About this RNA: The part of an RNA shown here (small-subunit ribosomal RNA, 5' domain) has 530 nucleotides and comes from an uncultured bacterium. The coordinates come from a structure-prediction model, not an experiment, and the mean pLDDT is 83. RNAcentral holds the full RNA, with entries from Greengenes.

[in-house]
Context: one part of a larger RNA
RNA sequence: GGAUGAACGCUGGCGGCGUGCCUAAUACAUGCAAGUCGGACGGGAUCUUUUUCAAAGCUUGCUUUGGAGAAGUGAGAGUGGCGCACGGGUGCGUAACGCGUGAGCAACCUACCCAUAUCAGGGGGAUAGCCCGAAGAAAUUCGGAUUAACACCGCAUAACACAGCAAUCUCGCAUGGGAUCACUGUUAAAUAUUUAUAGGAUAUGGAUGGGCUCGCGUGACAUUAGCUAGUUGGUAAGGUAACGGCUUACCAAGGCAACGACGUCUAGGGGCUCUGAGAGGAGAAUCCCCCACACUGGUACUGAGACACGGACCAGACUCCUACGGGAGGCAGCAGUAAGGAAUAUUGGUCAAUGGAGGGAAUUCUGAACCAGCCAUGCCGCGUGCAGGACGACUGCCCUAUGGGUCGUAAACUGCUUUUGUCUGGGAAUAAACCUUACUACGUGUAGUAAGCUGAAUGUACCAGAAGAAUAAGGAUCGGCUAACUCCGUGCCAGCAGCCGCGGUAAUACGGAGGAUCCGAGCGUUAUCC
Numbered sequence: 001g002g003a004u005g006a007a008c009g010c011u012g013g014c015g016g017c018g019u020g021c022c023u024a025a026u027a028c029a030u031g032c033a034a035g036u037c038g039g040a041c042g043g044g045a046u047c048u049u050u051u052u053c054a055a056a057g058c059u060u061g062c063u064u065u066g067g068a069g070a071a072g073u074g075a076g077a078g079u080g081g082c083g084c085a086c087g088g089g090u091g092c093g094u095a096a097c098g099c100g101u102g103a104g105c106a107a108c109c110u111a112c113c114c115a116u117a118u119c120a121g122g123g124g125g126a127u128a129g130c131c132c133g134a135a136g137a138a139a140u141u142c143g144g145a146u147u148a149a150c151a152c153c154g155c156a157u158a159a160c161a162c163a164g165c166a167a168u169c170u171c172g173c174a175u176g177g178g179a180u181c182a183c184u185g186u187u188a189a190a191u192a193u194u195u196a197u198a199g200g201a202u203a204u205g206g207a208u209g210g211g212c213u214c215g216c217g218u219g220a221c222a223u224u225a226g227c228u229a230g231u232u233g234g235u236a237a238g239g240u241a242a243c244g245g246c247u248u249a250c251c252a253a254g255g256c257a258a259c260g261a262c263g264u265c266u267a268g269g270g271g272c273u274c275u276g277a278g279a280g281g282a283g284a285a286u287c288c289c290c291c292a293c294a295c296u297g298g299u300a301c302u303g304a305g306a307c308a309c310g311g312a313c314c315a316g317a318c319u320c321c322u323a324c325g326g327g328a329g330g331c332a333g334c335a336g337u338a339a340g341g342a343a344u345a346u347u348g349g350u351c352a353a354u355g356g357a358g359g360g361a362a363u364u365c366u367g368a369a370c371c372a373g374c375c376a377u378g379c380c381g382c383g384u385g386c387a388g389g390a391c392g393a394c395u396g397c398c399c400u401a402u403g404g405g406u407c408g409u410a411a412a413c414u415g416c417u418u419u420u421g422u423c424u425g426g427g428a429a430u431a432a433a434c435c436u437u438a439c440u441a442c443g444u445g446u447a448g449u450a451a452g453c454u455g456a457a458u459g460u461a462c463c464a465g466a467a468g469a470a471u472a473a474g475g476a477u478c479g480g481c482u483a484a485c486u487c488c489g490u491g492c493c494a495g496c497a498g499c500c501g502c503g504g505u506a507a508u509a510c511g512g513a514g515g516a517u518c519c520g521a522g523c524g525u526u527a528u529c530c
Stems, first nucleotide, its partner, number of pairs: 001530004006526005013382006020374001021340001026338003030335003035082003040079002047072012089293003098218008108210002113206007121155001123153002131144005161186004167180005191198003219265003226256003231253008268290004272283004295316005318329004346372001348371003354368001355366004385416004396407001398405002422466005430457001435452007474519005479500003485514005495502002
């Protein structure tokens, strides 16, 4: 000098764009953050319309009440499907194939999506819910009866799938792999509705996402020198989507290590960021990619995918409820609270856009996201007026050699302007689509055109007008380094100080004043990095 997720002191007009618990992965009140589908299913509270019956009232053809039927609507629960493995958070752990980079899998999986081929025949038994009963304070649980499905289970059908025994060709150093083909065996399904759409089964290929393996790179300490028994390899079996001591049995005795094993300490890694001429050094906030974690430890279930933040079970610590028998909970999601700390924001609005989940769709959900609020926390931009005006004014501060000098064109005064602020009026873009309606083209799928609907931010940005210099300047420094000097006070005192050093009676270094210098809505100090 530059930099910062900064803090502190003094000061503070506006706007745009960013950023905002670095400490206690401490504990959490409250609300919200993952649902959706009635075009899979049984069912049906409520409401509306209508028909009919009965009763009551009287304006004798209407009103009210009650019952029954029909049509529509379809809340809350339940079965089922898809989603909840994404999105969002944090950096505890991890010195590791965790990350980065380059290869590989002849050792693998992949729901939804795309393409191709083929199929979708015919049956069965339950169960939740509802109803009845029982236990319990509650959470919840138990028994009985009964019912549906695209839930569940057989049967049929069956290959280019899977398994098996052969054969031929071919690639490879090899275990082995690929291709072709005869035969045998095994394996599937589901329908819905507004009837042209969606969905179902099998197989192959693609796409996407993942799993695994290897080379190289990726902290400190040798005041850590030896470490290792599933340890290293083999055979066999099991297991996995898949290779593998991944696991087990047996056999062998190996394997790693001064090119730093093992141990201890520290730490998420990278793209990037800061600095620097570069080489380097430092950092790992925001944004993006990967990893790990979800009160602590462990375990699996479901599923295409998890060993699963707002799922389950067990153990533990803690908090809460209890009728003491037993139960409930997990903000490192968004807000917010307490605590800690030098220190870090609102218990806000909207799904309008973008994206995601479900749905045929309308649409529902979405603290993702988009917006708004708070903070000079950073960067950038703008303003706090402009021009003229000298007897350098009267007065004033300060200095003085008492002549004067200086604050100083500064002021007064004259003219002008109105950014910004205030007031008045107008007023967007972000909307393209989806969707609705109409028309056109088309064998169908579908496509096109026109019109209509939808804005949280927002009456915001922006534009026009009105009056009026009106609404707006501070901070640090002035001995040298280092731009800027005098007076007064003090008298080694009080104090200053980054270093050198100032202060003991004429202090440009302390305190005050005047003046000056540097920055400027900031200026200084502290901390940290180059």